[in-house]
The part of an RNA shown here (small-subunit ribosomal RNA, central domain) has 350 nucleotides and comes from an uncultured prokaryote. Its Rfam family is "Bacterial small subunit ribosomal RNA".
Context: one part of a larger RNA
Formats: sequence, structure tokens, C1' cells
RNA sequence: CUGGGCGUAAAGCGCGUGUAGGCUGUCGUGCAAGUCGGGUGUGAAAGCCCAGGGCUCAACCCUGGAAGUGCACUCGAAACUGCAAGACUUGAAUCUCGGAGAGGGUGGCGGAAUUCUGGGUGUAGAGGUGAAAUUCGUAGAUAUCCAGAGGAACACCGGUGGCGAAGGCGGCCACCUGGACGAGUAUUGACGCUGAGACGCGAAAGCGUGGGGAGCAAACAGGAUUAGAUACCCUGGUAGUCCACGCCGUAAACGAUGAGUGCUAGGUGUCGCGGGCAUUGACCCCUGCGGUGCCGUAGCUAACGCAUUAAGCACUCCGCCUGGGGAGUACGGCCGCAAGGCUAAAACUC
Repeated sequence: CUGGGCGUAAAGCGCGUGUAGGCUGUCGUGCAAGUCGGGUGUGAAAGCCCAGGGCUCAACCCUGGAAGUGCACUCGAAACUGCAAGACUUGAAUCUCGGAGAGGGUGGCGGAAUUCUGGGUGUAGAGGUGAAAUUCGUAGAUAUCCAGAGGAACACCGGUGGCGAAGGCGGCCACCUGGACGAGUAUUGACGCUGAGACGCGAAAGCGUGGGGAGCAAACAGGAUUAGAUACCCUGGUAGUCCACGCCGUAAACGAUGAGUGCUAGGUGUCGCGGGCAUUGACCCCUGCGGUGCCGUAGCUAACGCAUUAAGCACUCCGCCUGGGGAGUACGGCCGCAAGGCUAAAACUC
């Protein structure tokens, strides 16, 4: 000496399920593969080291000795790892009861609003803007009342709130269905953690086939603005947005923070469940568990900041980084209907 890192400097896979592998709780017993110690053998010569000697010295050479990570056999040790059989309950799971929730899927129902259609009233404007114009309107618009059609989204409640692995999820009802949490400590007895590959899920846009189409609106057209205006503003408007089935597989897929376990001051909100005190009872107050916020100590950090939801102190496993550009590109391979995605360089240059 035997690397340092990954919130913002390069760097956490978008998320999960899980194969191999790696790692793995407490107690005693046994074995002795790893591990440790003793012995024996081996460890060519040369070289290195030590002693002596030969060339006038030295380099060089000669003789002898020592050393030699290691390997094999053998005799022991049993703390740790491993293996075998056994025991345990705190990790994990199961069971019973309970409440919370926009968790997912299917079907049905509802009201407000926009647009359109028919009818009534009614008359000259309406609309739009910074100001206008394109546009609509005497073939009766705008406004207003009644009726109808259709599609999409669900005001208030609504929260600094809840649920979900993530993407994400919000009117009401029913059915099917996943997970988490609390209480009880009844059952199993380490059954656990992580996870290369693999498999699945995965916003929006986009693609295929068939539907649907109210509003909105890329493209497009026109009106304005302007020196120009392939924009911002206005009037229109098609894909699309919606549904079914099948693809795509990306994102500032963000907490820019992988997962798990243990430990390390507090204070204050809020959500779910429980216990105590109290009471007619909900509250208030004290307290336990789980989630979600804010502030803050030690500590950490380049700083900002993080701080029991860590970016603190440790361990296990996975992923990733290694100057900027070239480039997340070329080539090749795999995937895709395509768009493209995944994997991923080099020359050259600073």
C1' cells in the first nucleotide's frame, strides 16, 4: 500500500415478483472441511542472504551454510465459519376479532355545465381584443324560456388529508378482488434479507383494427401584430383526446435520495387503530403501535442542507460512476407494424 464515490458536482435500474448466487437469529452437543499450532517429507541448479576462499582490489568466480510464501502426509486445538442431529422464540409467517382508505376490475345510475336540434318571446346587433379584424346575424343571430339529442368530465366536501410497489387513483350504488394497520398472544419454529439473468406492471404522446366524437385542440386556413412573424393575441379547425382489443416501453418515470435490519436528544401538527383517567357521552389530558408533515440536538456535508421518514453510526445484497466534446451517436446484435427502444464504441479534438 491492499481505491474513492453515487440528494444538487459523473453516478440509484421507472416499479415490482422472483431463479441462480451472496449474506443469515438464540442455546448447548458432536464432526473437523475452512481456520490455528506441532512434527516429517518435499520445496532442482543458478540467484538473494551469511561465513570462508580464488583472480594484485573490485566486478566476477568457487566451497559451505541458511532461508524459502507453498504443497503433501501425520498428530493435535475447537473460539469463529461450515456440516449433522436437537432445542428455543425475539426475526418471518399463519389464525381470530376490528375499524380506515380517490387501491384494482366489471356493470348500472345521477345532477350541473358546454355544444347542437325543435319550438316560444324578441330585434339589431353579437362576438372578440391592448385596439381591431377575420367570424356569426334581418334566410332573425346574441339574450331569454321550454323540450330533446349526444359526448366528455365529476364543482362544493377536499385537507399541509387518504390509498397504491411504481406509473397513478376523486360523483353515487352494487358485485368481484389486492394490500396495509390495530388488538389478542392462539399456531408454525429461522420458514429470513437481497437479487445477476428472467417474467410482469408501467404517465403522456404515438401505432394497428373497429367504434365514438360534446368541449378542447398539434397540423392547417384566415385575421391581427411586426422591419419580418412560418410565433405570442383573435376567428375557425383535422388528427388526437373517449371506448374495446392488440402494440409501443419512454419521462425532470423526482424525494433528482436502491432494498433490508439494528442503533442514535427532543418539540409540534395531522391520519388510522388501541389502552388509561374522566364522563351521560363525544372532547381535554396521559400513553402504545403504524403512517404522513414541519422545526431542531449530536453527528454528517464543499456548501446548500439532512437530521428516528438521515444525507448520522454500522452490517448484508444489488445497480451504477471514473475529465469535456464526439455520443447515449456509429457499427453489430436483440426487440418493434412503424416511430423507435435496449445494449454500446472509436478516430479526432480541448